[in-house]
RNA sequence: GGCGCGCCUAACACAUGCAAGUCGAACGGAGGUACUUUUUGGAAGCUUUCGGGUGGAAGAGAGGUAUCUGAGUGGCGAACGGGUGAGUAACGCGUGAGGAACCUGCCUUUCAGAGGGGGAUAACACUUAGAAAUAGGUGCUAAUACCGCAUAAGACCACGGGAUGACAUCGUUCUGCGGUCAAAGGAGCAAUCCGCUGAGAGAUGGCCUCGCGUCUGAUUAGAUAGUUGGUGAGGUAACGGCCCACCAAGUCGACGAUCAGUAGCCGGACUGAGAGGUUGAUCGGCCACAUUGGGACUGAGACACGGCCCAGACUCCUACGGGAGGCAGCAGUGAGGAAUAUUGGGCAAUGGGGGAAACCCUGACCCAGCGACGCCGCGUGAGGGAAGAAGGUCUUCGGAUUGUAAACCUCUGUCUUCGGGGACGAUAAUGACGGUACCCGGGGAGGAAGCCACGGCUAACUACGUGCCAGCAGCCGCGGUAAAACGUAGGUGGCAAGCGUUGUCCGGAAUUACUGGGUGUAAAGGGAGCGCAGGUGGGGCUGUAAGUCGAAUGUGAAAUCUAUGGGCUCAACUCAUAAAUUGCGUUCGAUACUAUAGUUCUUGAGUGGAGUAGAGGCAGGCGGAAUUCCCGGUGUAGCGGUGGAAUGCGUAGAUAUCGGGAGGAACACCAGUGGCGAAGGCGGCCUGCUGGGCUUUAACUGACACUGAAGCACGAAAGCGUGGGUAGCAAACAGGAUUAGAUACCCUGGUAGUCCAUGCUGUAAACGAUGAUUACUAGGUGUGGGAAGAUUGACCCUUUCCGUGCCGCAGUUAACACAAUAAGUAAUCCACCUGGGGAGUACGACCGCAAGGUUGAAACUCAAAGGAAUUGACGGGGGCCCGCACAAGCAGUGGAGUAUGUGGUUUAAUUCGAAGCAACGCGAAGAACCUUACCAGGUCUUGACAUCCAACGACCGCCUAAGAGAUUAGGCUUUCCUUCGGGACGUUGAGACAGGUGGUGCAUGGUUGUCGUCAGCUCGUGUCGUGAGAUGUUGGGUUAAGUCCCGCAACGAGCGCAACCCUUAUUACUAGUUACUACGCAAGAGGACUCUAGUGAGACUGCCGUUGACAAAACGGAGGAAGGUGGGGAUGACGUCAAAUCAUCAUGCCCUUUAUGACCUGGGCUACACACGUACUACAAUGGCUAUUAACAGAGAGAAGCGAGACCGCAAGGUGGAGCAAACCUCAGAAAAAUAGUCUCAGUUCGGAUUGGGGGCUGCAACCCGCCCCCAUGAAGCCGGAAUUGCUAGUAAUCGCGGAUCAGCAUGCCGCGGUGAUACGUUCCCGGGCCUUGUACACACCGCCCGUCACACCACGAAAGUCAUUCACACCCGAAGCCGGUGAGGUAACCGUAAGGAGCCAGCCGUC
Repeated sequence: GGCGCGCCUAACACAUGCAAGUCGAACGGAGGUACUUUUUGGAAGCUUUCGGGUGGAAGAGAGGUAUCUGAGUGGCGAACGGGUGAGUAACGCGUGAGGAACCUGCCUUUCAGAGGGGGAUAACACUUAGAAAUAGGUGCUAAUACCGCAUAAGACCACGGGAUGACAUCGUUCUGCGGUCAAAGGAGCAAUCCGCUGAGAGAUGGCCUCGCGUCUGAUUAGAUAGUUGGUGAGGUAACGGCCCACCAAGUCGACGAUCAGUAGCCGGACUGAGAGGUUGAUCGGCCACAUUGGGACUGAGACACGGCCCAGACUCCUACGGGAGGCAGCAGUGAGGAAUAUUGGGCAAUGGGGGAAACCCUGACCCAGCGACGCCGCGUGAGGGAAGAAGGUCUUCGGAUUGUAAACCUCUGUCUUCGGGGACGAUAAUGACGGUACCCGGGGAGGAAGCCACGGCUAACUACGUGCCAGCAGCCGCGGUAAAACGUAGGUGGCAAGCGUUGUCCGGAAUUACUGGGUGUAAAGGGAGCGCAGGUGGGGCUGUAAGUCGAAUGUGAAAUCUAUGGGCUCAACUCAUAAAUUGCGUUCGAUACUAUAGUUCUUGAGUGGAGUAGAGGCAGGCGGAAUUCCCGGUGUAGCGGUGGAAUGCGUAGAUAUCGGGAGGAACACCAGUGGCGAAGGCGGCCUGCUGGGCUUUAACUGACACUGAAGCACGAAAGCGUGGGUAGCAAACAGGAUUAGAUACCCUGGUAGUCCAUGCUGUAAACGAUGAUUACUAGGUGUGGGAAGAUUGACCCUUUCCGUGCCGCAGUUAACACAAUAAGUAAUCCACCUGGGGAGUACGACCGCAAGGUUGAAACUCAAAGGAAUUGACGGGGGCCCGCACAAGCAGUGGAGUAUGUGGUUUAAUUCGAAGCAACGCGAAGAACCUUACCAGGUCUUGACAUCCAACGACCGCCUAAGAGAUUAGGCUUUCCUUCGGGACGUUGAGACAGGUGGUGCAUGGUUGUCGUCAGCUCGUGUCGUGAGAUGUUGGGUUAAGUCCCGCAACGAGCGCAACCCUUAUUACUAGUUACUACGCAAGAGGACUCUAGUGAGACUGCCGUUGACAAAACGGAGGAAGGUGGGGAUGACGUCAAAUCAUCAUGCCCUUUAUGACCUGGGCUACACACGUACUACAAUGGCUAUUAACAGAGAGAAGCGAGACCGCAAGGUGGAGCAAACCUCAGAAAAAUAGUCUCAGUUCGGAUUGGGGGCUGCAACCCGCCCCCAUGAAGCCGGAAUUGCUAGUAAUCGCGGAUCAGCAUGCCGCGGUGAUACGUUCCCGGGCCUUGUACACACCGCCCGUCACACCACGAAAGUCAUUCACACCCGAAGCCGGUGAGGUAACCGUAAGGAGCCAGCCGUC
């Protein structure tokens, strides 16, 4: 820009304007204008003899012609066009038929006609009432207004006669007689035209009837009284209960009546592969409505959107007496709403009304305006352009990206803008649109890009901010300090004058399955049978032709859709043609199938005959065992009961036992995945009655069958009513136990009930969680009941039918599983399902005595609920196995005192970390200062430490002074290396930066703990499974071991186990001083022994026997120093615990920078009502103490070190310094032990804490706060509650020795040797491994999960009542109006001479 569309809500209320008028050629009259005729009038001017003459204007009256205007009578129109969808579930609509049961103005056509009269009335004039609207009175007048008469082809009516057609009532037509019924004029010089009247035909439009189709609800099942039909009247254009009187009692309904809810219907539109689903804007057809309800009038047509009357509501006017109004016409206003436009132009076109026409009217219509509301088209520039500019963003700092993008250069002119020309639509005139479309010329890249998204689905990624906050979100889900998901930015992707969101509908959804689903366990088979309706149904033949199939034909409006062409520059849009419209009707034909009528058959079904099994049912009778109770005997103290007890029973004699009796209930063994029954269910024996099955036979019937909504009868247990009965058992209840409690489990009692009769209830995991019937589809093996064959035979065997089980192929299944008793393959019928919860609940209805049952929702809420299988984990599941796990023991801990660590508390600080096992003598192998991270105070700020730059050459050191010291001031002394460039070191200055034991171990690396030195953890290929996965790795044995052997759809392999390494036990060889020694000592010598250390040997179930499976292996034995991995160590699979550590170290991010960094002094880490852990020492006689003996080790350490002998001291220690960098010297005396003596069971000759005094050592310094010695003091403690720890052999226990750290400080830690015990075994506790099983767990039982209560909010029920609405029914009053009656009042036309009459009207009454 073009073409379309635009109140979906309040059919809510409306100001204002417009939307239906027209005809003077139907009529009378009024007014205006122009012209004209006539009457009157007499001005100006001219003239004058001034008397006048002439002149004839304006004005007034009357008539005529033309034209205009408004009102009236009359005609036509106003019933069309335009709007809306309230009502309507209806012949309303759609489609197809019918009207022989109908109407139709204007229009077309045909026939015939128009003669002669009459009386009024509006307008108008005068007048009355009223505010108005309007109404009334008197008088005059016209017509194509109104009314008689004549004529009557024709029409209609009544009575006849004839012909003819059908479709039942009937229709059509000819004819006779009688009766009734017409008319209007206008224009024009005229011709003639337009009208008028009666009748026929046509066309158009309408009205009525019928077949079929047309939403939801059965928690609406019965509805109906003019209702259904008939006869007769009435009414209508016409049929009809349309209306009325009478008669009959019908009519509709499970194929859904009635009722309730919702809704205008259709052509079409959207969607979809289609079938369908949803919808009914614009355009077109039909219907209904016009403020709400009722009513008729006029008319060809209305019960009338812009007419009338009445009633109601509302609004307006009023003089309060009365009146007016109806936008769901076009604009417009208010209101409602998320939301929908201008109080525009024009009759130029198309169409409509009137008119003879000119013409008038037309918010129909044609146009314009507003709205990205929709569809379509176009543009916002094109080409070149790398210094890859600047800026932005990111960055590994190199660069990358935005990006040829921009700038810049060269062009173009679609849109735009200016100027000019200028339509078609109207082939003469007439153009609102419109100076519009379009054309020509000029100007200039100028005026023209946004929106959404970027975790996956889904195209497109980075940075910063934020820190489970703010926020996002269609679903899954993001966000708790490194967010591609939030917000922003850059970049990218998508669409584009739009983009995104929201809502609605369809699709995907086979997720209501007609096409095209299911029901064993996921939702879903009725508890089971009989059976009406319904659905379905065996073989042959014949007829019919309803379904079915074919052909022809009518219709299926136009538009739409599709195809092909044409017109706007293209397209949208539009025009033409064709096809399509899958439907309905009619005619003709075909007869395979279904149907229908007839006939026939026997195999389905049934009957008969012959056999047969059975807890099938009902009734009656009989029996024994057992329990309980009663009576009697014997007999005595308990019985009973339980995990253990108690309540209870018992000396008034129980329990036990024997005999007798009573009564009720149930029927052991047989007994069996055996039998029977439709299911529920049925069990001692006998009898009677009775139902069904199976086998066999093939005499009879001849499809008689299957299923089965409603309906009917059956239906465990519990329960209910009435009447009986009651031995045992046993809800409720009582008591005793158990327990935190125990309204339970256990025990003692015990009532309903259980039993019988008779009624009711009608449900169960009523289960095979599997509806009934029929047919077909490999087998094998049991069992129950028959039959046949063969046989001497009731044995065995073979075949077959009916039942009942297991295994199993094909097939099916999501899998599990089913598998001839199907969950396979097919057929028929019934029932049922459609996410979980709410809920089988509420309301309603039906049933029931009640309890309750049957039927059976919604609001709300969740994103799942569920099935089957898999891998783990778990189990107060199972099996097997192991471990100081238990058991058997020893020694302890827990009680005491002390040491040490932790918690808590305290404090200025008591630095920090570690937290079940697996933190707590842990980091710390050693806090008086230091360490030190903490606290107080005093100090420094490029810094105590590192690198870079510049200047200087000192700095260090020593001394003095001040200060708590850091530090400050002063004095003295005064460089080194060099390739001569400089460098090292130090001071000063500037900034980059240093520094942090600050945070985060849940951002990390590394390291470590733990399960656990447990025997496991996996992979490749193959195979199995839809898959997750499985197999291997399971199984039978065996082992310390997934160690090994055997078997096996597995075959191999890897990380672990074992071995290889170190050490220890034996030995050989070699070598040997500081070791050793046969020599009396030393020296010397030696290479035997001890020892040292280097290389070897040795042990492998190797040998023998037994067992085992001819294996692996186990047991026993021999030999051997050692025997079955000889002992010990190192070695720690895949992984788990967000396990520990940012304070060893490293490190991301965050934080700090005159401080969270650095220095110094002092303090603290050592506190102390308390609690816990780990140790030491004890409580004593297996002991303490004293003495003696040359008692007897191993492994270590030593130079700022170990330090001998000697001397001093009671001792700690001191003096001193030989030897030794160590098989040499030193620490260094081992202790327990042994021998002898003493103590004699006590808070002691035990025990040693605590305290007083005196000393020693280290160290600048022992006050807070070290260790040791001597004298004195002499606490608790007499073997430790609940609970709990370690240990299986040179081990536990016990005894001492050494080392690291370290100036000093050890009951801790790490080592060393001496002495030297106990185990039946695997039931149980704990932990672990393998297999298996269950699972609602998977953060994996420390899991999951249920209910009450409290508070707040949401939703739905109930509730005494109360209010309103709708529908139905009953009754009362009753407007307008039609119809009927009356009409005493009134009355022009006609009749009558008149009186009067006919007719009409007001009024009144009645039905509705």
Source information: RNAcentral holds the sequence, with entries from ENA and SILVA. The RNA shown here (small-subunit ribosomal RNA) has 1408 nucleotides and comes from an uncultured bacterium. Its Rfam family is "Bacterial small subunit ribosomal RNA".